[in-house]
RNA sequence: ACGUCUUUAGCUCAGAUGGAAGAGCACCUGACUUUUAAUCAGGGGAUCAUGGGUUCGAACCCCAUAAGGCGUA
Numbered sequence: 001a002c003g004u005c006u007u008u009a010g011c012u013c014a015g016a017u018g019g020a021a022g023a024g025c026a027c028c029u030g031a032c033u034u035u036u037a038a039u040c041a042g043g044g045g046a047u048c049a050u051g052g053g054u055u056c057g058a059a060c061c062c063c064a065u066a067a068g069g070c071g072u073a
Base pairs, nucleotide, nucleotide: 001072002071003070004069005068006067007066010025011024012023013022019056027043028042029041030040031039049065050064051063052062053061
């Protein structure tokens, strides 16, 4: 330099062919317990890497850029 893959909650990851985002852990509150832990119940948290485009509608399609992995030279 070129090709290819990845980027979604604090962390690890889902999210068939576009209809609008969920789980586990973590965190907060309550119950239980002498207390903690465990268990049970409830709750909050996402400009979906960034910018633009297509579309009635984009995490998903197109373009550019950024960061990281792999491959070729």
The RNA shown here (transfer RNA) has 73 nucleotides and comes from a Clostridia bacterium. Lineage of the source: Bacteria > Bacillati > Bacillota > Clostridia. Rfam family: tRNA. The family's RNA type in Rfam is transfer RNA. Gene Ontology term of the family: triplet codon-amino acid adaptor activity.